[in-house]
Molecule: SAM riboswitch aptamer (S box leader)
Organism: bacterium
RNA sequence: GUCUUAUCGAGAGUGGCCGAGGGACCGGCCUGAUGACGCCACAACAACCUUCCCAUCACCCGAUGGGAAAGGUGCUAAUUCCGGGCAGUUACCAAACUGCAAGAUAAGAG
Numbered sequence: 001g002u003c004u005u006a007u008c009g010a011g012a013g014u015g016g017c018c019g020a021g022g023g024a025c026c027g028g029c030c031u032g033a034u035g036a037c038g039c040c041a042c043a044a045c046a047a048c049c050u051u052c053c054c055a056u057c058a059c060c061c062g063a064u065g066g067g068a069a070a071g072g073u074g075c076u077a078a079u080u081c082c083g084g085g086c087a088g089u090u091a092c093c094a095a096a097c098u099g100c101a102a103g104a105u106a107a108g109a110g
Base pairs, nucleotide, nucleotide: 002109003108004107005106006105007104008103013042014041015040016039017038021031022030023029025084026083027082028081043076045074048072049071050070051068052067053066054065055064056063057062080102085100086099087098088097089096090095
């Protein structure tokens, strides 16, 4: 990088190093020398996987619901920042909405 499934209107920052772009892409709009982005340390958030606890069901394997946060990830500006490409619904228009696609993350497969 490819495929499958699930989620994406919530949540959560300090310090050190570096020094100019960053927000995936395009457009917009933001953000950044009061130091962003990135890297490191610690912390936080969340609860996808593992683990553990409780309840119910089940002969067992286990299933469902709730909880903890030890391990593996993830994440800590703005709804995935907003729009985009396809299909559809409402609507005179403007516009709004839904599904898919795209993207991100997790778990799994090859």